[in-house]
A computed fold for a 350-nucleotide part of an RNA from an uncultured bacterium, annotated as small-subunit ribosomal RNA, central domain. The RNAcentral record of the full RNA draws on ENA and SILVA.
Context: one part of a larger RNA
RNA sequence: CUGGGCAUAAAGAGUUCGUAGGCGGAUGCAUCAGUUGGGUGUGAAAUCCCGGGGCUUACCCCCGGAACUGCACUCAAUACUGUGUAUCUGGAGUCCUUCAGGGGAAAGUGGAAUUCCAUGUGUAGCGGUGAAAUGCGUAGAUAUAUGGGAGAACGCCAAUGGCGAAGGCAGCUUUCUGGGAAGUGACUGACGCUGAGGAACGAAAGUUAGGGUAUCGAACGGGAUUAGAUACCCCGGUAGUCCUAACCGUAAACGGUGUGCACUGGAUGUCGGUCCAUUCUGAUGGAUCGGUGUCGUAGCUAAUGCGUUAAGUGCACCGCCUGGGUAGUACGAUCGCAAGGUUGAAACUC
Numbered sequence: 001c002u003g004g005g006c007a008u009a010a011a012g013a014g015u016u017c018g019u020a021g022g023c024g025g026a027u028g029c030a031u032c033a034g035u036u037g038g039g040u041g042u043g044a045a046a047u048c049c050c051g052g053g054g055c056u057u058a059c060c061c062c063c064g065g066a067a068c069u070g071c072a073c074u075c076a077a078u079a080c081u082g083u084g085u086a087u088c089u090g091g092a093g094u095c096c097u098u099c100a101g102g103g104g105a106a107a108g109u110g111g112a113a114u115u116c117c118a119u120g121u122g123u124a125g126c127g128g129u130g131a132a133a134u135g136c137g138u139a140g141a142u143a144u145a146u147g148g149g150a151g152a153a154c155g156c157c158a159a160u161g162g163c164g165a166a167g168g169c170a171g172c173u174u175u176c177u178g179g180g181a182a183g184u185g186a187c188u189g190a191c192g193c194u195g196a197g198g199a200a201c202g203a204a205a206g207u208u209a210g211g212g213u214a215u216c217g218a219a220c221g222g223g224a225u226u227a228g229a230u231a232c233c234c235c236g237g238u239a240g241u242c243c244u245a246a247c248c249g250u251a252a253a254c255g256g257u258g259u260g261c262a263c264u265g266g267a268u269g270u271c272g273g274u275c276c277a278u279u280c281u282g283a284u285g286g287a288u289c290g291g292u293g294u295c296g297u298a299g300c301u302a303a304u305g306c307g308u309u310a311a312g313u314g315c316a317c318c319g320c321c322u323g324g325g326u327a328g329u330a331c332g333a334u335c336g337c338a339a340g341g342u343u344g345a346a347a348c349u350c
Base pairs, nucleotide, nucleotide: 003322004321005320006319007304008303012318014201015200016199017198021194022193023192025088026087027086028085029084030083031082033081034080035077036076037075038074039073040072041071042070049065050064051063052062053061054060091191092188093187094186095185096183097182098181099180103177104176105175106174107173108172109171110154114150115149116148117147118146119145120144121143125136126135162169163168206247207246208245209244210243211242216240220236221235222234223233258317259316260315261314262313263312266295267294268293269292270291271290272289273288274287275286276285277284278283299306300305323350324349325348332343333342334341335340
């Protein structure tokens, strides 16, 4: 390479948008580029293959044939693909009527708790642990009451539940705004799928500048424990944790499962619609569409398990894997303020 694979053995890019490219619904007509068939020319010789022949045989050599699976031209065929054209509505989308939601951004605002400050009551302890000690406290702590300030996070509701492409999203109110579902008709008329490069978003930690700093808390200091204790436990505590602006671009970024479409028994929850029936107006049952769970048929799987939300059966496109270590290292390139990221070997070794 041909293959075979990617939930857990190596392997799905963190996610989406999208350029090139690849692939692409139904019908008619045209064309004949691909495609298929015939013919002609060419496809040097040698080699390979087949049939003969010559060296005593073989190797070797000679003759003939076939072949050279290719290319060009030409004559046809027209199902499929392409191209052009005309049309269609099933894919895709727009409008309309409803609906659910922690989807996003900004502004405002609320109560509990924590901590600090002031004042009152009150007196010798408090705190902490396995036990203690460091620590706080007669300059009046802890406790308790009232008042005030600050910052951060939002108990119950809460769910196996909802929304979002993923990261993620939760007190309440307002404004702006994205996406989705259902229903019914009208409209556009293949406008679609995927997507190398590329772009945007992307937890936490970290970085820069400015603010903020209640709690918690790397580092650090102290007390314990211990043989030691650069830890686990305790008392403190800086960066950080929060906000604004800008970087970083990584995670067990996980469903360890790329995206889209189609097909293939069911059962039982739950969330959001619509319709029908019953109705004691609180709901119940059934049908159907969309989401999210559990269990399971066929089938698949090495097994575990998956099983209409597939890991089943197929198609389209992309990414990735090819023994372990060395190593996600070195070198180079590129991005970054840095930390570092991305790309990514080999010698050697088993």